[in-house]
RNA sequence: GGGGAUGUAGUCCAAUGGUACGACACCUGCCUCCAGAGCAGGUAAUGGCUGUUCGAAUCAGUCCGUCCCCA
Numbered sequence: 001g002g003g004g005a006u007g008u009a010g011u012c013c014a015a016u017g018g019u020a021c022g023a024c025a026c027c028u029g030c031c032u033c034c035a036g037a038g039c040a041g042g043u044a045a046u047g048g049c050u051g052u053u054c055g056a057a058u059c060a061g062u063c064c065g066u067c068c069c070c071a
Base pairs, nucleotide, nucleotide: 001070002069003068004067005066006065007064010024011023012022018054026042027041028040029039030038047063048062049061050060051059
């Protein structure tokens, strides 16, 4: 330089146009002499911009980041 894939919370991940799901972690409470485990509850996210659409995490363009292949 060329081609392809990908970007959702601290981490992993679901949702293919219509209220952003779940797990771990974290916080609070219960339990316990304490801690852990367990149980209940809670907080936090769609990479930026533009466009399409009544409506975009999802579709299109562009930029940025990451990964793979070729040279």

Background
The RNA shown here (transfer RNA) has 71 nucleotides and comes from Halogranum rubrum. It was read from a public genome assembly. The prediction has a mean pLDDT of 81.